């Protein structure tokens, strides 16, 4: 110090989350020791038991218990007696019990903190000073006797003491009152001195030293009261207050005071937050933080409050009293039912609550407290110990060496390597710790006694005595590595990785997220990382978070400027000068308790811890000084502001008058059949005369042209002309005032449209409504009507995307160019000044877009507003309103995002340009028929599997009768079928025949290998070792291959430049092209993959070559290039040539284009093919092959037979044949190319109607062979279901093959179905193309081939053109899409869950009010009773806790029913938004 998370990527805004530290903690796993700390945060809930406050005999009467002594009795160890002694129960009395200890209920307060004051006060014990202590009296507890009661306790009688109580005396410098004088004080007043009057004391004990008592004054200590300042939340709490505020008088108190009472006055507090509600003890501190802050208030210290709940007083120096009293209440306990007792928020402890917090311990040895002269007693204060890893600190669990890097484990690319790992074993060493033994502190000083100094209280010396902890800390010796390691994590953040299991399951998770068969994220293992006697988790606080921003944020578009103005309080404020000194600054003084913190030093072996010294405690108060700035007071100034005069400007406002055009209506006229409306129609109007045209009249509303980034206004807003009234702005002058200013919480006013009230008005338009259309629907868009409204006057409402999404004011900061109003100067060209209103741009700013003197720049002042999205501008409450509603304005719950700007794509029923058999123009088809073939579906034991929009469907399959074959049924086999390598053995093998069987197979009988160079080899079998097999799954784990966009023109890179960045530029622009083809221009310059070219073929020619091909010339001939011969030609097949916009003309800068151009076989890529960029579709294929993983192993392997893949109501695709005369049939006849051929093609001959068969010959092929049809010529048929068409069926055959039943092809005879050109729709094709005609080949025994792949023959029509459909390319634009429009996404309804609002009611709690009642108790009144008196009892009164009643209020809980909201893989209906989102 940052990091993760919104996106395809980017920058920003913004929330959420993490890493750090901390804790009185808790939980999980684990655990060796020591030191120091800490330990009911919850029920201020209830408490059994024990202890926590007593002491004094030197105050008293005394003697219950104990001891001593004495006496007496006697059973010589017991009883009785004696206050005689030590002592001492209970009692009277004194002091203490108001401290110490606990808790945090209450309390938002002078409670606390800090600083002051008391001239308004008190103070036991202690200290100092002065003075005093004389006399008298009556009781009472106890004890004794008696009584009541269960007890607690109470009552009666008799008797008694005091340092208990009372009376009298004495008395002051005391107190109170009055008067005088002096001094002082902010005031009331105080002090001193004097005088007068009134008034109050006492206690004894004694060891004779003293202690104690009374009064007064002073001190110290402790308290009381008052005041300034500071000290929570909520304004959805805005008004509160009758003893309330003040005065007078009296009372009361230690003391001031409405503290109380009576009377008088009407005040007092409050937006600088009164009152109310909720929460809370406050501070020193503690945690965190760089700090400022934020949070906190355990332990320790100070203050406060409380003691079962509420009230009350008594005693006392002090209490309204934790271990005192009285009363009331609740609760618990005892009881003989009549009555009584109690208060752990003291220390232990118990129950309960809770995630959770200890022993019913020891000692008064130290420190401290109470009493006492003291010894001493008491002390759960305190000091110690016990329990607990709760925290902090320290130590240890060994150290050194040790490699063939042992074994096991785990992993891998596995003959081996890596890791665990110097780790272990082993050797040597050490002994902190541990065990045993021995020694052994400090904490102790006091006190007491004696003595000395010296003088009455200290110091010293000596003696004697005191230790809970504790035989503890510590030390020594001996032994021996001996007694001692876990927890969490390992996807990123965040250090650390592999295997196995699981398979959106189980589970993980702080955030993002992981898991659907290869999970570094789940569970286990190995390994690693981090920390370590601990480690993790949870909870809470601060930090990070500058995410409440004083330090230190923002508001055009991300959340956020009020709709606008006026203006109150408040905040801020021009120039000069004088004074003051409040702020400010400086010095000094006081205080800021201690502890804590920091620094130094010291003590425990170190540290934690502790001690000590210093600093700090940032604060408050007082005082002295300074006077720049601010404030305050005074004086002056003119530049801010205002006034005045003159001039000008404008749709500024209000009220009135007037005008024309248009529209509608009415009347009259002309005139006749439609008008109107739409995408197209219809509703509507019209023969009762519309629409159209003309004239006149009436009505209401709005003001064309001018008119414009024009003008005016604070905003909303304002437009015909004119009048009246009125407001404003600007310019010029510099005459007047002299800071009069700016902003502005509350407040007041204005405030579009719509809406509301009541009254008018209503031409046009027009919510609602009606009708007509559209549509699946159409409560809409379109059309025809039409009410409210729109208009006027009055009154409300008070909101808008009230927007420049930009608050007001002031100052400053480069320029260019328009325009409105005004002024000045002229040389009549222009230029300058002020105020507005626009555009462009620099610096700057900004996340960017952008903004830029009209700032979103640089500064100043004031106001308003914001703090993640949703819930929600909702609910409740309040205010306003007639209502509608407006203003103010949450929470629960839920998500990890929501959002802004820009980028690249994709998309658009956005735009521009361009291309393509894309449309158009044509030709021929498909869709109708029959058949073939494939698919779906259905069926089946099986109908194996795959392919499924384009890009599946005559596809894998270039050939399913068996085989193929993967499917089904049945029967068999299990190192099993085949193969290879290496070794050994062997001649069982093999062959033949038989039986069973569907076969595989089983079994029986016979037989016993071949070659040999004799070394051996081949073959078969057996055996050993190694490697099984799977058309089972996953094409979403893959390789390879393929389809498609698309033979479309695109896709990228380097360097440079631009941008914060994603990215851009280049690749865009202007032309051109088939083309990102080329040219020009240009912050780009170049390059790569694509395009083109190079390759093959075809079209022309040449050269070479001349057999199997050819034959012009020559010769022969059986007339066949047959033979000789020839290379000329054709042809064959190798090498070359040729075409490049090269030439000409035109256009153009160029690229290029145009031309029936020339030449040429070919002309503008000549035709065709091969060739397929980056990528897209998780496209296809695990069944071609290969391959990871998973699965099966007497089976999902393998063998065999039969069946199936060929089924058949139906639907679709692709084809074939047709429907006929451009034809069918018959006869004759001509011309190819490219291929194939020995298990083959076969000439020729014969047979058969034919398929074919029987012979026979040539050819392993330019040699032999398989080979055309359409065409042409002639004939016939004559428009018909035919001499078209050939399906289907019957019969007879041929061929292949082990075998044609399921299930082959072909031939002949017979049969002769549908079909007469095909609906919506749809396909192919631009020239040797379509159409048409035949031929060949692969596969193959044969063939379901009408398919596929090739070959040649004949051989057209049309293209105006790019508006439209489809697809594509480039540029641009919008976007809420990025899985990218097959996208995204909204609302109702239905289902589940969650929190919440309303609600008839029900219920709980709280604090007040009114009335009734009213304990104890203080105060008060009081004739009868008691007392000598003081006084008391009793009775009455005031007040009050509590109780009761009543009506409201506030806050919760719950509720039939009801409202919306949120969330939830695959529900319903539509399609509102995002593109012009299809009505912006």
């Nucleotide at each position: 110090a940052g990091a993760g998370u919104u996106u395809g990527a980017u920058c920003c805004u913004g929330g959420c989350u993490c890493a750090g530290g901390a804790u009185g903690a808790a939980c999980g796993c684990u655990a060796g020791c020591g030191g120091g700390a800490g330990g009911c945060u919850u029920a201020a809930c209830a408490c059994a038991u024990g202890c926590a406050a007593g002491u004094c005999g030197a105050g008293g009467g005394g003697u219950a218990a104990c001891a001593u002594u004495g006496u007496a009795g006697c059973u010589u160890g017991c009883u009785a007696c004696a206050g005689a002694u030590g002592a001492c129960g209970a009692c009277c009395g004194g002091c203490g019990c108001a401290c110490g200890g606990g808790u945090g209920c209450g309390u938002a307060a002078c409670g606390c903190g800090u600083a002051u004051g008391c001239a308004a006060c008190c103070u036991g014990c202690c200290u100092u000073a002065u003075a005093c202590a004389g006399g008298g009296g009556g009781a009472u507890a106890g004890c004794c006797c008696g009584a009541a009661g269960a007890a607690a306790u109470u009552c009666g009688g008799a008797u008694u003491a005091a340092u208990a109580c009372c009376c009298c005396a004495u008395g002051a410098u005391g107190u109170u009152a009055u008067u005088u004088a002096u001094u002082c004080g902010c005031a009331u007043g105080a002090a001193u001195a004097a005088a007068u009057a009134a008034u109050u004391a006492a206690a004894a004990c004694u060891c004779c030293g003293g202690u104690g008592g009374u009064a007064u004054a002073a001190g110290a200590u402790g308290g009381g009261c008052a005041u300034g300042c500071g000290u929570g939340a909520c304004a959805u709490u805005a008004g509160c207050u009758a003893g309330u505020u003040g005065g007078u008088a009296c009372g009361g108190u230690a003391a001031c005071g409405g503290c109380g009472u009576a009377c008088c006055a009407a005040g007092g507090c409050a937006a600088c937050g009164a009152u109310g509600u909720c929460u809370a003890g406050g501070g020193g501190u503690u945690c965190u933080g760089a700090g400022a802050g934020g949070a906190u208030g355990a332990u320790c210290c100070c203050c406060c409050a409380c003691a079962c709940u509420g009230g009350u007083a008594c005693u006392g120096a002090g209490a309204c009293a934790c271990g005192g009293a009285c009363c009331a209440g609740a609760c618990u306990c005892c009881u003989a039912c009549g009555g009584g007792a109690g208060g752990c928020a003291g220390c232990a402890g118990u129950g309960a609550g809770g995630a959770a917090u200890a022993u019913u311990g020891g000692u008064c040895a130290a420190u401290g407290g109470g009493c006492g002269c003291a010894a001493g007693c008491c002390u759960g204060a305190a000091c110690c110990a016990g329990c607990c890893a709760u925290c902090c600190c320290g130590c240890g669990u060994g150290a050194a060496g040790g490699a063939u890097g042992a074994c096991u484990g785990c992993c891998c690319u596995a003959u081996g390597g890596g890791u665990u790992g110097u780790a272990a074993a082993c050797u040597u060493c050490u002994u902190u710790u541990c065990u045993a033994u021995a020694g052994g502190a400090a904490g102790a000083a006091c006190a007491c006694c004696a003595c000395u100094u010296c003088g009455u209280g200290a110091a010293g010396u000596g003696g004697c005595u005191u230790g809970c902890c504790u035989g503890u800390a510590c030390u020594a010796u001996a032994g021996g590595a001996a007694u001692a390691a876990g927890c969490a994590u390992c996807g990123g953040c965040u250090a650390a990785c592999u295997c196995c299991g699981u398979g959106c399951c189980a589970g993980c998770a702080g955030c993002c997220g992981c898991g659907g068969u290869a999970a570094u994220a789940c569970g286990g293992a190995g390994g690693a990382u981090g920390c370590a006697a601990g480690c993790g988790u949870u909870a809470u606080c601060c930090g990070g978070a500058u995410u409440u921003a004083u330090u230190g944020g923002g508001u055009u578009u991300a959340a956020a400027g009020g709709g606008u103005g006026c203006g109150u309080a408040g905040g801020c404020g021009g120039a000069a000068u004088u004074g003051u000194a409040a702020g400010u600054c400086a010095g000094u003084g006081g205080u800021g308790a201690a502890a804590u913190g920091c620094u130094g030093u010291a003590g425990c072996u170190u540290a934690a811890c502790u001690a000590u010294a210093g600093c700090a405690c940032u604060g408050c108060c007082a005082u002295u000084g300074a006077u720049a700035c601010u404030g305050c007071a005074g004086u002056u100034c003119u530049u801010g502001a205002g006034u005045a005069u003159u001039g000008c400007u404008g749709a500024g406002g209000u009220a009135g008058g007037c005008g024309g055009a248009a529209u509608a209506u009415g009347u009259a006229a002309u005139g006749u059949a439609g008008c109107g409306g739409u995408g197209a129609a219809a509703u509507g109007c019209u023969u009762a005369g519309a629409u159209a045209u003309u004239a006149c009249a009436u009505a209401g509303a709005a003001c064309a042209c001018c008119g414009a980034u024009u003008g005016c206004g604070a905003a909303g807003g304002c437009a015909g002309c004119u009048u009246a009234c009125u407001a404003a702005g600007c310019a010029a002058u510099a005459a007047c005032u002299g800071a009069c200013g700016c902003u502005g919480a509350g407040g007041c006013a204005c405030g579009a449209a719509a809406g509301c009230g009541a009254g008018g008005g209503u031409a046009g338009c027009g919510a609602a409504c009606a009708g007509g259309a559209u549509u699946a629907g159409a409560u809409a868009c379109c059309c025809u009507g039409g009410u409210a409204g729109u208009c006027c006057a009055c009154g409300c409402c008070g909101u808008a995307a009230a927007c420049g999404a930009u608050g007001a004011u002031c100052a400053c900061u480069c320029g260019c160019u328009g325009u409105u109003g005004g002024c000045a100067a002229u040389a009549c060209a222009u230029c300058g000044c002020c105020a507005g209103u626009g555009g462009c741009c620099a610096a700057g700013c900004g996340a960017a877009a952008g903004u830029u003197u009209u700032a979103a720049g640089u500064g100043a002042u004031c106001c308003a507003c914001c703090u993640g999205g949703g819930g929600a501008g909702u609910a409740c409450g309040c205010u306003c309103g007639c209502a509608a509603g407006a203003g103010u304005g949450a929470a629960a719950c839920u998500c990890a995002a929501a959002g802004g700007a820009a980028u690249u794509g994709a998309c658009g029923g956005g735009g521009g340009c361009c291309c393509g058999c894309a449309c158009a123009a044509g030709c021929g088809g498909u869709g109708g028929a029959a058949c073939a073939u494939g698919u779906g579906g259905u069926u089946u034991a099986a109908u194996u599997c795959g392919a499924u929009g384009a890009u599946a469907c005559g596809c894998g399959a270039g050939g399913a009768a068996c085989c193929u074959u993967a499917c089904c049924u049945g029967g068999g086999c299990u190192u099993a079928a085949a193969u290879g390598u290496a070794g050994a053995u062997u001649g069982c093998a093999u062959u033949u025949a038989g039986u069973a069987g569907a076969a595989a197979u089983a079994u029986u009988a016979a037989u016993u290998u071949c070659c040999u160079u004799c070394g051996g080899g081949a073959c078969u079998a057996u055996u050993u070792a190694c490697a099984a097999g799977g058309u089972g799954c996953u094409g979403c784990a893959u390789g390879g291959u393929u389809g498609u966009c698309g033979u479309c023109a695109g896709c990228u890179c380097g360097u440079g430049c631009c941008g914060u960045g994603a990215g851009g530029u280049g690749u865009c622009g202007g032309g051109u092209u088939a083309a990102g083809u080329c040219c020009c221009a240009u912050u780009a310059c170049g390059a790569g993959c694509g395009c083109a070219a190079c390759c093959c073929u075809u079209a022309u020619c040449g050269u070479u070559a001349g057999u199997u091909g050819c034959c012009a010339u020559c010769a022969g001939u059986u007339c066949g290039g047959c033979u000789g011969g020839g290379g000329a030609c054709u042809c064959u097949a190798a090498c070359g040539a040729a075409a490049c916009u090269g030439c000409c003309g035109g256009u153009g800068u160029a690229a290029a284009c145009c031309g029936u151009g020339a030449g040429g076989a070919a002309g503008g890529u000549g035709g065709g093919g091969a060739u397929g960029a980056c990528g897209u579709c998780a496209a296809a294929u695990c069944a071609g092959c290969a391959c990871g993983g998973c699965c099966c192993u007497u089976a999902u392997g393998u063998c065999c037979a039969g069946g199936g893949c060929u089924a058949c109501a139906c639907a679709c695709g692709u084809g074939u044949u047709a429907c006929a005369a451009u034809g069918g049939c018959c006869a004759a006849u001509a011309c190819a190319a490219a291929g194939g051929g020995c298990u083959g093609c076969u000439a020729c001959c014969a047979g058969g109607c034919a398929a074919c068969u029987g012979g026979a010959u040539g050819c392993a092929a330019a040699u032999c062979u398989c080979u055309a049809a359409a065409g042409u010529u002639g004939g016939u048929c004559u428009u018909a279901g035919u001499u078209c068409g050939g399906a289907u069926u019957g019969g007879a055959g041929u061929c292949u093959g082990c075998a044609a039943c399921u299930c082959g092809a072909c031939u002949c005879c017979a049969u002769g179905a549908a079909g007469c050109u095909g609906g919506a729709a749809u396909c192919g094709c631009u020239a040797g193309u379509a159409a048409u005609c035949g031929c060949g080949c692969a596969u193959c025994a044969g063939c379901c081939a009408c398919g596929g792949c090739g070959c040649g023959g004949u051989g057209a029509a049309u293209a105006c053109g790019u508006u439209c459909c489809c697809g594509g390319g480039c540029c641009u634009u919008g976007u809420g899409c990025a899985c990218a429009c097959c996208g995204c996404c909204c609302g109702u309804c239905a289902a589940g869950c969650c929190a919440u609002g309303g609600a008839a009611g029900u219920u709980u709690u709280g604090g007040g009010u009114a009335c009734c009642u009213g304990a104890a108790g203080u105060c008060u009144g009081u004739a009868a009773c008691c007392g000598c008196a003081a006084g008391g009892a009793g009775c009455g009164g005031c007040c009050u806790a509590g109780g009761g009643u009543a009506a409201a209020c506030a806050a919760g809980a719950u509720a039939a029913c009801u409202g919306g909201g949120g969330c939830u893989a695959a529900g319903u209906c539509g399609u509102a938004a995002c593109a012009a989102g299809g009505u912006a």